[in-house]
RNA sequence: CGAGCCCGUUGGACGGUCGCGGUCUUCGGACCGAGGAAAGUCCGGACUCCACAGGGCAGGGUGCUGGAUAACUCCCAGGCGGGGCGACCCGACGGAAAGUGCAGCAGAGAACAGACCGCCGAUGGCCCGAUCAGGGCACAGGCAAGGGUGAAACGGUGGGGUAAGAGCCCACCAGCAUCACGGGCAACCGUGGUGGCUCGGCAAACCCCACCCGGAGCAAGGCCAAGCAGGGACGCCGGUUGCCCGCCGAUCAAGUCCCGGGUAGGCCGCAAGAGCCAACCGGCAACGGUUGGCCCAGAUGGAUGACCGUCCUCGACAGAAUCCGGCUUACAGACGGGCUCGCACC
Numbered sequence: 001c002g003a004g005c006c007c008g009u010u011g012g013a014c015g016g017u018c019g020c021g022g023u024c025u026u027c028g029g030a031c032c033g034a035g036g037a038a039a040g041u042c043c044g045g046a047c048u049c050c051a052c053a054g055g056g057c058a059g060g061g062u063g064c065u066g067g068a069u070a071a072c073u074c075c076c077a078g079g080c081g082g083g084g085c086g087a088c089c090c091g092a093c094g095g096a097a098a099g100u101g102c103a104g105c106a107g108a109g110a111a112c113a114g115a116c117c118g119c120c121g122a123u124g125g126c127c128c129g130a131u132c133a134g135g136g137c138a139c140a141g142g143c144a145a146g147g148g149u150g151a152a153a154c155g156g157u158g159g160g161g162u163a164a165g166a167g168c169c170c171a172c173c174a175g176c177a178u179c180a181c182g183g184g185c186a187a188c189c190g191u192g193g194u195g196g197c198u199c200g201g202c203a204a205a206c207c208c209c210a211c212c213c214g215g216a217g218c219a220a221g222g223c224c225a226a227g228c229a230g231g232g233a234c235g236c237c238g239g240u241u242g243c244c245c246g247c248c249g250a251u252c253a254a255g256u257c258c259c260g261g262g263u264a265g266g267c268c269g270c271a272a273g274a275g276c277c278a279a280c281c282g283g284c285a286a287c288g289g290u291u292g293g294c295c296c297a298g299a300u301g302g303a304u305g306a307c308c309g310u311c312c313u314c315g316a317c318a319g320a321a322u323c324c325g326g327c328u329u330a331c332a333g334a335c336g337g338g339c340u341c342g343c344a345c346c
Stems, first nucleotide, its partner, number of pairs: 001342010012311007020033005035317001039328002042326005047217004055244001059213005064078004079093001080091004094208002099206002101202002116147002118143003123140002125137004155173006174198001176195008221268004230259005238252005273295001275294008312315001
């Protein structure tokens, strides 16, 4: 210099005037006022109401190990598998020798398969020969080494063996099962022994195994005000509700359910919290702890805009609605840190 990888920050700046929402007010005004995603609403929690003895069915979720967290994971670290020269990236990563199911094209054959080309034809058959030796044919039949197809062809290499061949036998290697030793908290890794002789893929297909999960959601829910019209059913050897069961629980007239009627106002929830910033400490990290500082939108027809001045590289995606932790998606550009590969030069 070129090509890349990972992590993080920022998302026009400054000043003035006016407007809008909020809090406070001495009524003059002062202060605060969108985001990294406020978005999708995909996970997990807080919070609220209802339900909850126990057990089970159904349904959903998760799925290597350890850690972190309120909880979850696509978080952190490690292991294993795959990709990349590399920095690094990707993986729902338990079970396919429980059962069921699925698989396009090519190919002879694709799941306990198969013989197109090919090899053999020992044995049996036919022929030549002399009723011998020997030879031929490729008919029965044998084989799966070689060729060919495919993502994948039922272990690989070598030797023995054979008519030709084949784990048919043997050695080594790979894989599987199993045992021992060593390392590691563990997943797992390494080394050695033994065994039979090879047992294909897909479980974000059904399924099996292990673990986890009660329902509804801020229009939750509570209070005040206003307004209206009550009626019906059940009513304890029973009813209602709790998904279901039952010998269980609660409740039963100030009850539960159903039908009908009325309201569309205000307040709380609702902004000081798993909060933000900085320093230090522990940890590889996610994260945790201590100290100090800060207060940072809170609407409910729902605010955050307009104009002027100066400047620049002329400014993307987009805007709160109970809150928080993640994930995913959108995003013009600018900046910082760490690292890899290649080339050149010193």

This is a predicted structure of a 346-nucleotide RNA (Bacterial RNase P class A) from an Acidimicrobiia bacterium. The gene name in the source record is rnpB. Of the family's consensus pairs, 87% are formed in the model.